A computed fold for a 73-nucleotide RNA from a Candidatus Omnitrophota bacterium, annotated as transfer RNA.
RNA sequence: GCUGGCGUAGCUCAGCAGGUAGAGCACCUCACUUGUAAUGAGGGGGUCGGAGGUUCGAUUCCUCUCGCCAGCU
Numbered sequence: 001g002c003u004g005g006c007g008u009a010g011c012u013c014a015g016c017a018g019g020u021a022g023a024g025c026a027c028c029u030c031a032c033u034u035g036u037a038a039u040g041a042g043g044g045g046g047u048c049g050g051a052g053g054u055u056c057g058a059u060u061c062c063u064c065u066c067g068c069c070a071g072c073u
Stems, first nucleotide, its partner, number of pairs: 001072007010025004019056001027043005049065005
């Protein structure tokens, strides 16, 4: 230098033939308990790495770019 993959909640990940984002764990509250843990119920939290484009509408399609990983040279 070229090619490919990945980037989504604090963490691990899902969500693909475009329709305004979810799970588990963690966190907070309540119940239960003498208290803690466990268990049950509820709740908060993400402009989907960044910037543009297409579209009525983009995490999803296109372009550029940043970071990480792998391969080739």
Overview: Rfam family: tRNA. Rfam describes the family as follows. Transfer RNA (tRNA) molecules are approximately 80 nucleotides in length. Their secondary structure includes four short double-helical elements and three loops (D, anti-codon, and T loops). Further hydrogen bonds mediate the characteristic L-shaped molecular structure. tRNAs have two regions of fundamental functional importance: the anti-codon, which is responsible for specific mRNA codon recognition, and the 3' end, to which the tRNAs corresponding amino acid is attached (by aminoacyl-tRNA synthetases). tRNAs cope with the degeneracy of the genetic code in two manners: having more than one tRNA (with a specific anti-codon) for a particular amino acid; and 'wobble' base-pairing, i.e. permitting non-standard base-pairing at the 3rd anti-codon position. By type it is a transfer RNA.